[in-house]
Context: one part of a larger RNA
RNA sequence: CCUGACUGCUAUCGGAUGGAGACUAAGCCAUGCAAGUCGCACGUCUUCUGACCAUGUUGAAGGCGUGGCGGACGGCUCAGUAACACGUAGCUAACCUACCCUGCAGACGCGAAUAACCCCGGGAAACUGGGACUAAUGCGCGAUAGGUCAUUGUUCCUGGAAUGGGCUCUGACCUAAAUGGCUGGAUGAGCAUGUUCGUUCAGUCGCUGCAGGAUGGGGCUGCGGCCGAUCAGGCUGUUGGUGGGGUAAUGGCCCACCAAACCUAUAACCGGUGCGGGCUUUGAGAGAAGGAGCCCGGAGAUGGACACUGAGACAAGGGUCCAGGCCCUACGGGGCGCAGCAGGCGCGAAAACUUCGCAAUGGGCGAAAGCCCGACGAGGUUAGUCCGAGUGCCUUCCGCUGAGGGAGGCUUUUCUCAGGUCUAAAUAGCCAGGGGAAUAAGGGGAGGGCAAGUCUGGUGUCAGCCGCCGCGGUAAUACCAGCUCCCCGAGUGGUCAGG
Numbered sequence: 001c002c003u004g005a006c007u008g009c010u011a012u013c014g015g016a017u018g019g020a021g022a023c024u025a026a027g028c029c030a031u032g033c034a035a036g037u038c039g040c041a042c043g044u045c046u047u048c049u050g051a052c053c054a055u056g057u058u059g060a061a062g063g064c065g066u067g068g069c070g071g072a073c074g075g076c077u078c079a080g081u082a083a084c085a086c087g088u089a090g091c092u093a094a095c096c097u098a099c100c101c102u103g104c105a106g107a108c109g110c111g112a113a114u115a116a117c118c119c120c121g122g123g124a125a126a127c128u129g130g131g132a133c134u135a136a137u138g139c140g141c142g143a144u145a146g147g148u149c150a151u152u153g154u155u156c157c158u159g160g161a162a163u164g165g166g167c168u169c170u171g172a173c174c175u176a177a178a179u180g181g182c183u184g185g186a187u188g189a190g191c192a193u194g195u196u197c198g199u200u201c202a203g204u205c206g207c208u209g210c211a212g213g214a215u216g217g218g219g220c221u222g223c224g225g226c227c228g229a230u231c232a233g234g235c236u237g238u239u240g241g242u243g244g245g246g247u248a249a250u251g252g253c254c255c256a257c258c259a260a261a262c263c264u265a266u267a268a269c270c271g272g273u274g275c276g277g278g279c280u281u282u283g284a285g286a287g288a289a290g291g292a293g294c295c296c297g298g299a300g301a302u303g304g305a306c307a308c309u310g311a312g313a314c315a316a317g318g319g320u321c322c323a324g325g326c327c328c329u330a331c332g333g334g335g336c337g338c339a340g341c342a343g344g345c346g347c348g349a350a351a352a353c354u355u356c357g358c359a360a361u362g363g364g365c366g367a368a369a370g371c372c373c374g375a376c377g378a379g380g381u382u383a384g385u386c387c388g389a390g391u392g393c394c395u396u397c398c399g400c401u402g403a404g405g406g407a408g409g410c411u412u413u414u415c416u417c418a419g420g421u422c423u424a425a426a427u428a429g430c431c432a433g434g435g436g437a438a439u440a441a442g443g444g445g446a447g448g449g450c451a452a453g454u455c456u457g458g459u460g461u462c463a464g465c466c467g468c469c470g471c472g473g474u475a476a477u478a479c480c481a482g483c484u485c486c487c488c489g490a491g492u493g494g495u496c497a498g499g
Base pairs, nucleotide, nucleotide: 001499002498003497004496005495006494007493008492009491012389013388014387015386016385017384019382020381021347027345028344029343031342032341033340036069037068038067041066042065043064044063045062046061047060048059050058051057052056076300077299078298086224087223088222089221090220091219092218095217096216100213101212102211103210104209105208106207108142109141110140111139118131119130120129121128122127146174147173148172149171150170153167154166156165157164180205181204182203183202184201185200186199187198188197189196190195226272227271228270233263234262238260239259240258241257242256243255244254245253275297276296277295278294279290280289281288282287302323303322304321305320306319325336326335327334328333353379355378356377357376361375362373363372364371365370392410393409394408395407396406397405398404415435416434417433419431420430421429442488443487444486445485446484447469448468453483455482456481457480458479464471465470
């Protein structure tokens, strides 16, 4: 000198940019909100005493439920982790991939249920038992296409290399679909209308299989980066093999058997610390320090274990169990986990609103209209930093000078009033207008270093000051004040940390 925190006193405005419970308690949490959506998959109920004379059908709006897709994204945090966690470069001849894109082929026949609703119960509640009914793009069976595995052949293809792929022989095993929804046309039937049902055609959204792509991921390897040797030996699934299990897939990943290996002063093992990187701070650089915010990757969700569903999880607002804590209870039994956004307690030197909105960006669902989103956007709070502006100007008089004061005049950024614009709506800002000098200066210092007093009063080795040197014991330029002066100025001082 720069940077990051905290802090004393003080404080007018605008712009830009960044941050804000990271440091301490990955401590605990009241309340509200943070993931839904689809009626163009389906059933049912209610309303409009809707439409049609009515059975019945249908329209609109809404509720409940089945079903589909999404709740594995987005958001938060940094506890653990010295590790293929990360970075970088590769490999996968050892793998998966819903939605999306391209191409080819296809969707035949049949069946059984069940929720909601209704009826009857149990329970304080949470919730839960039984009976009867019914639908589907829900579920099951059969068929076909197809697939898997093994096997025979191959002068086929890719490749560095076939263990891959193609074609082929034989055998075993497994096995698809929703021709569904909507719109329109034609046609037949019901019952003439409204309209419904059937057949058929076209369009559209879907369904199934195969091949390819894209995207996302899994796995493996080389190299790289902390401290300690006052840690020197470590390891028994340990190291390798054979066979098997498991997985989408390789592998001691797991298991049985066999062998006795394997790592290590190029630091194994142990201990400590610690999410890693891009980057950030500082510095001319080399380097040193940091890893909060933003981006990429990882990990976690009160501590731990486990599986289910699913293309994907061992799942932050899903489930089961153990532990620990809290809450409700009719004592029988239940419920909860903010390291999401706000907010509270606690802890601390230390840190914001229980705001508004889906208008933008983006995401989920939907054919669409649209719905939802504390992601996000917008505002509020906060002396982070940087930049800009202001707190008036002129004349004259008083005052020895100065500070200041009086009178007169000028100007109007901030102030204030009302308007327009801006905006999802406002605020701010911007534009034009009215009013009025009105609404705006402090902090530290004056013995030296170090810029500015040997002025006045008080104190009297006391009270106090002081980074350091040192002041103070009766004339203190050093304490406490007054006056004056100096430095910086919406700031100025102090403490801590990094360079």
RNAcentral holds the full RNA, with entries from ENA, Greengenes and SILVA. A computed fold for a 499-nucleotide part of an RNA from an uncultured archaeon, annotated as small-subunit ribosomal RNA, 5' domain. The coordinates come from a structure-prediction model, not an experiment, and the mean pLDDT is 83.